[in-house]
The RNA shown here (small-subunit ribosomal RNA) has 1493 nucleotides and comes from an uncultured bacterium.

RNA sequence: UUAGAGUUUGAUCCUGGCUCAGGAUGAACGCUAGCGGCAGGCCUAAUACAUGCAGGCCGGACGGCAAGGUCUGUAGCAAUACAGGCCCUAGAGUGGCGCAAGGGUGCGUAACACGUAUGCAACCUGCCCACGGCCCGGGGAUAGCCCCCCGAAAGGGGGAUUAACACCCGAUAGAUACCAAUGGUGGCAUCACUGAUGGUUUAAGCUACGGGGCCGUGGAUGGGCAUGCGUCCGAUUAGCUAGUUGGUGGGGUAACGGCCCACCAAGGCGAUGAUCGGUAGGGGUUCUGAGAGGAAGGUCCCCCACACUGGCACUGAGACACGGGCCAGACUCCUACGGGAGGCAGCAGUAGGGAAUAUUGGACAAUGGGCGAGAGCCUGAUCCAGCCAUGCCGCGUGCAGGAAGAAGGCCUUCUGGGUCGUAAACUGCUUUUGCCGGGGGAUAAAACACCCCUGCCGGGGAAAUUGAAGGUACCCGGUGAAUAAGCCACGGCUAACUACGUGCCAGCAGCCGCGGUAAUACGUAGGUGGCGAGCGUUGUCCGGAUUUAUUGGGUUUCAAGGGUGCGUAGGCGGCCCGGAUAGUCACCGGUGAAAUACGGCAGCCCAACUGUCGAGGUGCCGUUGAUACUGCCGGGCUUGAGUGCGUUCGAGGGGGGCGGAAUUGACGGUGUAGCGGUGAAAUGCUUAGAUAUCGUCAAGAACACCGAUAGCGGAGGCAGCCCCCCAGGCCGCCACUGACGCUGAGGCACGAAAGUGCGGGGAUCAAACAGGAUUAGAUACCCUGGUAGUCCGCACCGUAAACGAUGGUCACUCGGUGCCGGCGAUAUACAGCCGGUGCCUUAGCGAAAGCGAUAAGUGACCCACCUGGGGAGUACGCCGGCAACGGUGAAACUCAAAGGAAUUGACGGGGGUCCGCACAAGCGGUGGAGCAUGUGGUUUAAUUCGAUGGUACGCGAGGAACCUUACCCGGGCUAGAAUGCCCCUGACAGACGCAGAGACGCAUUUUCCCGCAAGGGCAGGGAGCAAGGUGCUGCAUGGCUGUCGUCAGCCCGUGCCGUGAGGUGUUGGGUUAAGUCCCGCAACGAGCGCAACCCUUGUCUUCAGUUACCAAUAUCAAGUUAGGGACUCUGGAGAGACUGCCGGUGAUAAACCGGAGGAAGGUGGGGAUGACUUCAAGUCCUCAUGGCCCUUACGGGCUGGGCUACACACGUACUACAAUGGCGAAUACAAAGGGAAGCAAGCGUGCGAACGCAAGCGGAUCCUAUAAAAUUCGUCUCAGUUCAGAUUGCACUCUGCAACUCGAGUGCAUGAAGUUGGAAUCGCUAGUAAUCGCGAAUCAGCAGGUCGCGGUGAAUACGUUCCCGGGCCUUGUACACACCGCCCGUCACACCAUGGGAGUUGGUUCUACCCGAAGGCGCUGUGCUGACCGCAAGGAGGCAGGUGACCACGGUAGGAUCAGUGACUGGGGUGAAGUCGUAACAAGGUAGCCGUA
Repeated sequence: UUAGAGUUUGAUCCUGGCUCAGGAUGAACGCUAGCGGCAGGCCUAAUACAUGCAGGCCGGACGGCAAGGUCUGUAGCAAUACAGGCCCUAGAGUGGCGCAAGGGUGCGUAACACGUAUGCAACCUGCCCACGGCCCGGGGAUAGCCCCCCGAAAGGGGGAUUAACACCCGAUAGAUACCAAUGGUGGCAUCACUGAUGGUUUAAGCUACGGGGCCGUGGAUGGGCAUGCGUCCGAUUAGCUAGUUGGUGGGGUAACGGCCCACCAAGGCGAUGAUCGGUAGGGGUUCUGAGAGGAAGGUCCCCCACACUGGCACUGAGACACGGGCCAGACUCCUACGGGAGGCAGCAGUAGGGAAUAUUGGACAAUGGGCGAGAGCCUGAUCCAGCCAUGCCGCGUGCAGGAAGAAGGCCUUCUGGGUCGUAAACUGCUUUUGCCGGGGGAUAAAACACCCCUGCCGGGGAAAUUGAAGGUACCCGGUGAAUAAGCCACGGCUAACUACGUGCCAGCAGCCGCGGUAAUACGUAGGUGGCGAGCGUUGUCCGGAUUUAUUGGGUUUCAAGGGUGCGUAGGCGGCCCGGAUAGUCACCGGUGAAAUACGGCAGCCCAACUGUCGAGGUGCCGUUGAUACUGCCGGGCUUGAGUGCGUUCGAGGGGGGCGGAAUUGACGGUGUAGCGGUGAAAUGCUUAGAUAUCGUCAAGAACACCGAUAGCGGAGGCAGCCCCCCAGGCCGCCACUGACGCUGAGGCACGAAAGUGCGGGGAUCAAACAGGAUUAGAUACCCUGGUAGUCCGCACCGUAAACGAUGGUCACUCGGUGCCGGCGAUAUACAGCCGGUGCCUUAGCGAAAGCGAUAAGUGACCCACCUGGGGAGUACGCCGGCAACGGUGAAACUCAAAGGAAUUGACGGGGGUCCGCACAAGCGGUGGAGCAUGUGGUUUAAUUCGAUGGUACGCGAGGAACCUUACCCGGGCUAGAAUGCCCCUGACAGACGCAGAGACGCAUUUUCCCGCAAGGGCAGGGAGCAAGGUGCUGCAUGGCUGUCGUCAGCCCGUGCCGUGAGGUGUUGGGUUAAGUCCCGCAACGAGCGCAACCCUUGUCUUCAGUUACCAAUAUCAAGUUAGGGACUCUGGAGAGACUGCCGGUGAUAAACCGGAGGAAGGUGGGGAUGACUUCAAGUCCUCAUGGCCCUUACGGGCUGGGCUACACACGUACUACAAUGGCGAAUACAAAGGGAAGCAAGCGUGCGAACGCAAGCGGAUCCUAUAAAAUUCGUCUCAGUUCAGAUUGCACUCUGCAACUCGAGUGCAUGAAGUUGGAAUCGCUAGUAAUCGCGAAUCAGCAGGUCGCGGUGAAUACGUUCCCGGGCCUUGUACACACCGCCCGUCACACCAUGGGAGUUGGUUCUACCCGAAGGCGCUGUGCUGACCGCAAGGAGGCAGGUGACCACGGUAGGAUCAGUGACUGGGGUGAAGUCGUAACAAGGUAGCCGUA
């Protein structure tokens, strides 16, 4: 001393990216803000700068002098003026020192710039220190000042005159300096030392006695130069270089050096990355990190570079000089237009830029610097103050008590409760801070000058003076809780939740994602959490990210092994001995500045901050030692590797030759009408003779059988047979070499198919193309043809899913079993060995699938490659290619994923298996007609609402004329039509009259009941609590229901397997209607389902026997009566059926088949019964219910209307179309129900519906109630009819307050469509379909509907290929909203970034040439000229001038490169439900994919 989380999925594991939590900051922005300490403060425009200040000092170097002081003189009464002397010295000047420091900035610079360590025998160093020595004699000028001139100014020119520590000359040199030559000593060399001789060069006087000057030596300090090592990115920058590399000789410099020059040589650098391009000051350090690292270089310290841009030198100890100079350029300013001036990247400040960064402050008191002998002056260095929450640190905004848990807010299940909350009020206390007053003369400060000591440095002593900060810090007193809290968040990550508002809007958002009417995610409020004078946001860096992996990753399938080999550089490398010690290791020495960081101690009240001491400092250098390992040198070895010898093997390669079958063609024969082709066809061929068949011939290509899960090769790849040539592997022998090895960046070679060039060849097949089909289309799949090509030679191309998706070599690590080659011995026996090629498997590995001695295990070495998806293997550039194209290979932009393996489902025009009226086999329907009914649509004031594939549509509704009723119109009510509680009243109702459509209004009349009482009932009125709503949300819900489906399934516990999702059980073999049962099995059990238990029906027994029954008797007849309890029947209880029995099959099981018995046989028939789930299925209009909404209306009452509409469309029924029928007549047999506001016999009337009268019956009794089809007889005779009955007219019946809209029925009349129904489609497997009638519910009335009942009563099922639905197993999957899935490309539209682009604009840079300022250097000697020489003339020297090479700026021409922009154009990305198709995912409906055309 190492923390993780969210996000790909239905779920899982892995891979992988994105995102978050942390720390930091020269920050900025938003909201907020009490105080102090310490620090920090233009990151952008090295943009431009107004103004002020930032570098001067010395009169003790000099000439001289304003003001001032003082003295004297003159004038004057004086003030004063003038003159002179002295003191003092401003401004200007000569001279000296400083101005090269300090301060600023980071442009440039990828470099010896910086860091570190060395070297200089190749160097310099003012001021300072030490030592030795010296300071003699002369001279001529020049600023200033004065005069004149030019100029606007800046400034300049001329004349005269003058000083010095300015300048010059001479002397001195036993100076150890410099120069040249020679000698000696030493050294690896350049050289060093030595010393004799010769030559050359210096000074400043003054003094106050401190000093100052000159020569030399040494030191110190500061610098210069050189070298090792370290120091960013790009190879889409691979070659660079002419002073270039070296030499010789010069020049130059303080000094080495191509630093410069002449000549000579031809070198030098580079894959360990030269050159070029981009970016950048470097370090101490700072931030982060566990560390290794990564990022940064602001403040402070060190170094460098720069000072408007570029160049240049001068002066000087030091500069190529921030506040110096010259020149050029740009810009600004002044101007009299002729010329001039300037450089804040010093401190302030201004403009501008920008998200953004301060005062035109005070002081030299301190520290430090310059000058001076000093006083002192100067110092925007510095010390302080001001501004800014920019950061760090500290303090405060009070403390204690206080429950009526106040008021108020918020929430709530609401007479209540919860919470804010001891919070407040209130009581007591304290007083930091603030304010007021006072103190504080504290500390920082003692030096210099002065005195003493001393040779100097220095030491000692006394006194005085001096404060910007600042009347500050600090202290005391007073006052009074008084003056002081915000910001962000509250869906998960992530601590913190409710209400309201909003309604995919407004908005939020770091990621995932929230918002479409109940939002903990938006906005507000209350509450809560976090931090707190701050809090959030944004930017940036590190971390998390082992997500570039040295520590510490990977490459079968997730991104990633090069197509293969040979081989260069490089990397790595067997055994033994010796040497040396480069690496390595160890001790020691030097260095690693200070600050920082760390530890101790200390100072500010603490802390931040600061001081001091210490430790450490992975590095570099040196020295000494060690020698195992690696490297190096030398010697040896044989096991690695190779050679040799002897066999052997093979579709290994190249060349040549030969062969048969087939195909096609040609010719000939035979032969006749078709052939061919397909799902079916057609195009095509054929009477000019095809196809078929026979013979002969030709051509090209490929080699059946053998043949393989086989062999060979490095890979690609290789196949008839024979010959020649070449190469290789294995095995055996163990003779030879002696590490000769492995890998291999670049490089070179090989490299399927397609493709390219030239020349051949061309039988087959066959891109393109043509035709025929298919189709909505069909530029396809299918068919008929057919050209490149397919073949050969030569030359290119260089890619493939070039795959084992697995680089090479070596070693090690259980076994089993095949095949090929060789060996052991001659063998097809046997046990082995070696090499190769397969399968299964142990350990181990792996995310899993899987791999497993042919590793994907364990190790070693080398190479290649990967780092989210898309954009994109694209663009640009370069290289290669004849081209096609290949290699290399981005970015913008965009997404929160893209992916791998496995799991569970679902799905498949996958497979297996099984079932179902699913098909098939049958019977009858629907779809056509008319009508009924429901729905859609339309209409309407309203046509109330709901139900909408299956699973809505004769459904809710089991019955809309009013009512119902929810809809519409109109006219009316408002505590309301109903209910509870309280108070008052005793009536209200009713009746009657009037108005009205009615609701209801007005008027009249009547006027309580029970009870002894209390009280109660009923009604009216009143206040309130409370109503009411078929208004919305079935996507907030309960309940109920539909459906898959009466399908056989769905789960659980424990155990086991798997990292996990999950699996197992539940799969398998049989069997069943069934997850029914049996057997097996890492499962063993259990639950919900199945079955059974229940009801009904079928047989029997028993009990009971009225109203049912009746063998017998009675009776005219009738169960009418008596009787009976046998029968039927009724309804109680039982029996019965269980594969129980037999045979066969089967695993001896379960079970199946057959049989017996039986009323019934394998769940006997029917019903009730509906697992886990699915469909956000249906219903807020049955009911219940959350939320929302309405409240003189969305509530309630009434009248009328509507729900009944009608061009149409659909569903479901009814009735038919007729003779298996219609009509007429006759006649037989049910079951199950219902009946009192009822069913109604019977009788009467009416043609009838019905009416009148009326018995019986609350029912096994009476009634409904004749069942109908059937049967018998008759008639009709195939027609729109004696079918069919719609429609309509007239007349009626019934119900009801009322049949107009809008009931049912009756009679008479009318007599429509319809003659069996297109595509399509429904039901049914036996008492079923079909057909026939009967009843019931609802109901006043209304059924063709519904629910029941019985009568008559079939046909067919070979079978499971197909359609539909379903179960189980399995398989594939890119689906999981689950195939009604997913998803691709063009086109159209919008937006975004980007490539190309005639060009165009700019930056950078190169080459050649032109021009050539200033400047130093070279040359020159035209002009001028004080010092020196010379008597002079003149000379030396100097200045100016001229000139040459160099060179900045500038120019011309041509390139290179990087950007901006560009009509148009190319693709790409994103976007809402656009268009066209359907490519992919299932066998995706033509398997898919790769390369190529």

The sequence is in RNAcentral, with records from Greengenes. Its Rfam family is "Bacterial small subunit ribosomal RNA". The coordinates come from a structure-prediction model, not an experiment, and the mean pLDDT is 82.